[in-house]
A computed fold for an 87-nucleotide RNA from a Planctomycetota bacterium, annotated as c-di-GMP-I-GGC riboswitch aptamer.
Of the family's consensus pairs, 86% are formed in the model.
The organism belongs to Planctomycetota, within Bacteria.
The sequence was found by an Rfam model in a public genome assembly.
Formats: sequence, C1' cells, structure tokens
RNA sequence: CCUCGAAAGGGCACACCCGUCGAAAGGCGGGGUCGCAAAGCCACGGACCUAAACCUCUCCGGAGGCAAGGUGGCCGGGUUGCCGAAG
Repeated sequence: CCUCGAAAGGGCACACCCGUCGAAAGGCGGGGUCGCAAAGCCACGGACCUAAACCUCUCCGGAGGCAAGGUGGCCGGGUUGCCGAAG
C1' cells in the first nucleotide's frame, strides 16, 4: 500500500412517537435503536417514490401525462476517511 473485517474505543440511526417545514414523496430537530465498515459526502447512470402547479381528457366524482421534487439506509459510479487481528 492492497485485500479483509477479528479486537477495542468511538460513530451513525430503521420502524414507531413528539415537534416543525412541505401539496405530497419526504426533509430537519428531539426521543428511540432495526440494522450499518463508509448507514461520511456527491443525484453522474440506472431504479423506485411523489407530483400541488401546468397540460390533456372528463360522466365534474375524477383519470392520465408532465415541469419539478425526493430516496446516498435500492444498485452502480465518483470522492474523502478511524482502528489494525489476519492474508
């Protein structure tokens, strides 16, 4: 240095609950702790979710599409990085 994830210390925080922002998906803060070796960071590719507004249709109930938004704890990619048993 690479692979890898033994040990120790530490880190993060699913569901759910409370508050808050949002039309929604969802975000943020607090509690919580399912899990995580990048569950640090980046929406670049794919995937998935939402879609108030806007467009089209309409039996006026709504339906379809879409600008856009979101998930980094869906996968890939990029980038930074703690410890060091073992190879």
Source information: Its mean pLDDT, the model's own confidence on a scale to 100, is 86.